[in-house]
RNA sequence: CCGUGCUAGGCGGGGAGCCAGCGGUGCCCUGUACCCGCAAUCCGCUCAAGCGGGGCUGAAUCCCCGCCCGAGGCCCGGAAGGUCCGGAACGCCCGGUGCACGGAGUGUUGAAGGUCGGGUCCUGCGCGACGCCAACUCGCGAACCGGGUCAGGUCCGGAAGGAAGCAGCCCUUAGCGGGCCCUGGCGGGUGCCGCAGGAGUGCCUGGCCGGAGCUGCCGUGUGAGGUAGCGGCCGAGUUUUCCUCGGUCGACGGCGGGUGCACGG
Numbered sequence: 001c002c003g004u005g006c007u008a009g010g011c012g013g014g015g016a017g018c019c020a021g022c023g024g025u026g027c028c029c030u031g032u033a034c035c036c037g038c039a040a041u042c043c044g045c046u047c048a049a050g051c052g053g054g055g056c057u058g059a060a061u062c063c064c065c066g067c068c069c070g071a072g073g074c075c076c077g078g079a080a081g082g083u084c085c086g087g088a089a090c091g092c093c094c095g096g097u098g099c100a101c102g103g104a105g106u107g108u109u110g111a112a113g114g115u116c117g118g119g120u121c122c123u124g125c126g127c128g129a130c131g132c133c134a135a136c137u138c139g140c141g142a143a144c145c146g147g148g149u150c151a152g153g154u155c156c157g158g159a160a161g162g163a164a165g166c167a168g169c170c171c172u173u174a175g176c177g178g179g180c181c182c183u184g185g186c187g188g189g190u191g192c193c194g195c196a197g198g199a200g201u202g203c204c205u206g207g208c209c210g211g212a213g214c215u216g217c218c219g220u221g222u223g224a225g226g227u228a229g230c231g232g233c234c235g236a237g238u239u240u241u242c243c244u245c246g247g248u249c250g251a252c253g254g255c256g257g258g259u260g261c262a263c264g265g
Stems, first nucleotide, its partner, number of pairs: 001265006009057003012030004020046005034054005063258006072249004077243007085235003090231003094226001097223007104215003113209008121198006127191002130187005136179005146171004154163003
């Protein structure tokens, strides 16, 4: 130096986050660089730290170290915005309310205020109208089981004369119809009704005192307070974007250097 066979190592890396720490699964940036199982209300380890099993490559362009470049991430500071919590209690808007003024209206045919009474309301006792019923009155009204009179006929009698009694006629009961000034009862979607007691200022109404205001309404100004909504102020949390200096980690890549064992030729 070459060949053959092994071993170390390699078969992705990084960032933030989580974690006592180290890795992994997950997210993000690079990039293409094995397989199976475990894994985030977690999985496995313990100081250069995933665990278990299998496979490929294998001393090098592929492994290791240093330097350079630098994708990208994170941090400090500042600015702007979103969201959310707390605080202070500010503005707009909304209707109501108090006061003042004006309008309009009303008032010496008497305001505000005060006072007395009546009605309406409740209860009791009465009166009446209306409706219905009753009594009363007129009329109708009984084949027989109401009355009077009883033709015919029937019965008793020798006769004279008597008896019961249907129909008819007359009078009436029950009942039906008409009337109804008066009398009695019942009723209520009944009454500018009477007497008394009560209640009460809600409404209507009358009188007296009083002697000039009063006002539910419309408008202007103002005061305090209030409800919902919108906006603003102060301070925390979190998040997005932008900017300067700086810090930190850092893939891919580039440069340089380093690194085994055995056998044979």
Predicted 3D model of a 265-nucleotide RNA (Bacterial large signal recognition particle RNA) from a soil metagenome. The prediction has a mean pLDDT of 80. Rfam family: Bacterial large signal recognition particle RNA. The family's RNA type in Rfam is non-coding RNA gene.